[in-house]
RNA sequence: AACUUAUCCAGAAAGGUGGAGGGAAUACGCCCUUUGAAACCUUGGCAACCCCGGUAAUCUGUAGUACACAGAUGAAAGAAGGUGCCAAAUCGUUCUUCUGAUGACAGAAGGCAGAUAAGUC
Numbered sequence: 001a002a003c004u005u006a007u008c009c010a011g012a013a014a015g016g017u018g019g020a021g022g023g024a025a026u027a028c029g030c031c032c033u034u035u036g037a038a039a040c041c042u043u044g045g046c047a048a049c050c051c052c053g054g055u056a057a058u059c060u061g062u063a064g065u066a067c068a069c070a071g072a073u074g075a076a077a078g079a080a081g082g083u084g085c086c087a088a089a090u091c092g093u094u095c096u097u098c099u100g101a102u103g104a105c106a107g108a109a110g111g112c113a114g115a116u117a118a119g120u121c
Stems, first nucleotide, its partner, number of pairs: 002120007013043005021032003027093003044086003049082002052078001057073006090113001095110006
């Protein structure tokens, strides 16, 4: 790089360096930005994908009325570790279908693309 699966209307920023862009890509729109963009660094935080953790509960065994004990699975509370993230829904639309409208357009569903995680090769 490719593929598979899951999620994507929630959440969470200060400081330093820097000095003009940024919001993935095409186009349009809209927005952020010299009251300081990107990038890098420090600190802090969010979240709970993996990992950790292990309560309730369930199952199995011993025993058997039950309790209890052992093992497995494991909601929840939590957050030490691995990632990720910390303007706006992935900022919105873009392609297809449907609905309403003469139409611009609006709404709904799906798709494409993308991001993140875990895994496969």
SAM riboswitch aptamer (S box leader) from Candidatus Pollutiaquabacter sp., 121 nucleotides, folded computationally. Model confidence (mean pLDDT): 79 of 100. Of the family's consensus pairs, 94% are formed in the model. NCBI's taxonomy places the organism under Bacteria, Pseudomonadati, Bacteroidia, Candidatus Pollutiaquabacterales, Candidatus Pollutiaquabacter.